[in-house]
Small-subunit ribosomal RNA, central domain from Hanseniaspora valbyensis NRRL Y-1626, 522 nucleotides, folded computationally. Its Rfam family is "Eukaryotic small subunit ribosomal RNA". The family is grouped with related families in Rfam's "SSU clan". Rfam 15.1 lists 75,755 matches to the family in 2,556 species. The organism belongs to Hanseniaspora valbyensis, within Eukaryota.

Context: one part of a larger RNA
RNA sequence: UUGCAGUUAAAAAGCUCGUAGUUGAACUUUGGGCUUGGAGAAUCGGUCCGACUAUGUCGUGUACUGUCUUCUCCAGGUCUUUCCUUCUGGUUCUCAAUUGGGGCUUGCUCCUUUUGGUGAUCCAGGAUUUUUACUUUGAAAAAAUUAGAGUGUUCAAAGCAGGCGUUUUGCUCGAAUAUAUUAGCAUGGAAUAAUAGAAUAGGACGAAUGGUUCUAUUUUGUUGGUUUCUAGGACCAUCGUAAUGAUUAAUAGGGACGGUCGGGGGCAUCAGUAUUCAGUUGUCAGAGGUGAAAUUCUUGGAUUUACUGAAGACUAACUACUGCGAAAGCAUUUGCCAAGGACGUUUUCAUUAAUCAAGAACGAAAGUUAGGGGAUCGAAGAUGAUCAGAUACCGUCGUAGUCUUAACCAUAAACUAUGCCGACUAGGGAUCGGGCGGUGCCUUUUAUUGGCCCACUCGGCACCUUACGAGAAAUCAAAGUUUUUGGGUUCUGGGGGGAGUAUGGUCGCAAGGCUGAAACUU
Numbered sequence: 001u002u003g004c005a006g007u008u009a010a011a012a013a014g015c016u017c018g019u020a021g022u023u024g025a026a027c028u029u030u031g032g033g034c035u036u037g038g039a040g041a042a043u044c045g046g047u048c049c050g051a052c053u054a055u056g057u058c059g060u061g062u063a064c065u066g067u068c069u070u071c072u073c074c075a076g077g078u079c080u081u082u083c084c085u086u087c088u089g090g091u092u093c094u095c096a097a098u099u100g101g102g103g104c105u106u107g108c109u110c111c112u113u114u115u116g117g118u119g120a121u122c123c124a125g126g127a128u129u130u131u132u133a134c135u136u137u138g139a140a141a142a143a144a145u146u147a148g149a150g151u152g153u154u155c156a157a158a159g160c161a162g163g164c165g166u167u168u169u170g171c172u173c174g175a176a177u178a179u180a181u182u183a184g185c186a187u188g189g190a191a192u193a194a195u196a197g198a199a200u201a202g203g204a205c206g207a208a209u210g211g212u213u214c215u216a217u218u219u220u221g222u223u224g225g226u227u228u229c230u231a232g233g234a235c236c237a238u239c240g241u242a243a244u245g246a247u248u249a250a251u252a253g254g255g256a257c258g259g260u261c262g263g264g265g266g267c268a269u270c271a272g273u274a275u276u277c278a279g280u281u282g283u284c285a286g287a288g289g290u291g292a293a294a295u296u297c298u299u300g301g302a303u304u305u306a307c308u309g310a311a312g313a314c315u316a317a318c319u320a321c322u323g324c325g326a327a328a329g330c331a332u333u334u335g336c337c338a339a340g341g342a343c344g345u346u347u348u349c350a351u352u353a354a355u356c357a358a359g360a361a362c363g364a365a366a367g368u369u370a371g372g373g374g375a376u377c378g379a380a381g382a383u384g385a386u387c388a389g390a391u392a393c394c395g396u397c398g399u400a401g402u403c404u405u406a407a408c409c410a411u412a413a414a415c416u417a418u419g420c421c422g423a424c425u426a427g428g429g430a431u432c433g434g435g436c437g438g439u440g441c442c443u444u445u446u447a448u449u450g451g452c453c454c455a456c457u458c459g460g461c462a463c464c465u466u467a468c469g470a471g472a473a474a475u476c477a478a479a480g481u482u483u484u485u486g487g488g489u490u491c492u493g494g495g496g497g498g499a500g501u502a503u504g505g506u507c508g509c510a511a512g513g514c515u516g517a518a519a520c521u522u
Stems, first nucleotide, its partner, number of pairs: 004493003007474002012490001014362001016360002021355003025248002031080012044066004048061001049059004085127006092120002094117004100111005131194003134189002137186002146178002150160002162172003204241003208238005214232003252352001253349003257344002260341002265337004271315002275311006282304001286297002323330002367408006377401001381397004419489003423481002426465003431460005437454002440452003469476002495522003504515004
């Protein structure tokens, strides 16, 4: 590993990218015909045997055996577009002719010589070979041990003994077998999984032709030199041969194109009311606030009314079991910039893919640093209450902060507490985006166009009903297709505490993050 679990009990990294790793669509020789040998079965005989109704009929069998017919299985051969490595020697067989010699049954057979051919066996030497995994068989793998055969240790655990005679002159069976996995060696197979090949042909053949170049045995009386011929490599060019040579186009993936879609992103621009403050204005004694109060503000006119202005935030209603985005997240108008999904497509490439240690990008809020800005709200702090107390809840102020720019930080109940990719399994109506269609309706009476409606179809966010199924249940079309357990791949968990602590490492300005124990306890 076979063979756990991960919504809620421990456990899916916040999210995406991504290298190593792991995994990865289908397709290329299959199917026929003929044939040889073997094994088995059936049918039909024959021989043997038995019984009888006796010159035949029946039968039974571990019996022996034949042929043809049929069937099944195994091992080959050959033809169907079908290399089974190839070449040079030798060797042993085989076929045909041939020389000579026997045996004789006068045309058969045996041995031998030579020549030629066809292939096969074995040996030697070249030249070429796609490479593995997998599997079969074999050798090898120390014994003891283990499993296990045989054997009356008196049984047994054991042991490898023993058994049988003429016990007087020795006979004899044993001391098996199996298992022995990875690697290595040899061997048969060629399904499965990889791998290589001919696309700028630098491709394959060749009884072909011509060059370039290297090697040098033999023969020219001998030795030496040079050059041919000849033999063998290699390379180049020409010619010829060939069905000359590119698999599909995955309800895999990427790209192009088209009209769209969206509160996706960035920059600028525009608007809206509210809040607070300021100015002007009217009136007047209270106003705030609360459970009730008080702190607080008020004839120097508070609160309130109206008209203006400024500032910095925010974007109500519309707003939904709606949309977009990898997640975090995203909602006034308009413009610009690049990006994206789905859909459509008789477009293109052709395995380019999936998931991912390491490593990256983004990452709410809070927090940190330096600027800007500071309307609102508001940690800390100050107060008024409440209370046994209140360092809180309630009230009034209020610093940091809240907003923005430039940098850090990298965590959240970052939750669907449910990894990602792929397949299948069930019914329904809504809805968002695209597409196709309609004697449909309204748009101008017609034609465009647009909006509705209907049916279908891809892709979304969800929902309802059921349970063949799952689950401890709650519940779940996934949390199903799981003891009938294996589609691919990553991460994590193993009783509660101690503890996300200590220590070490690393990142950070810091706060802290990531990694991360043990003793002890229960």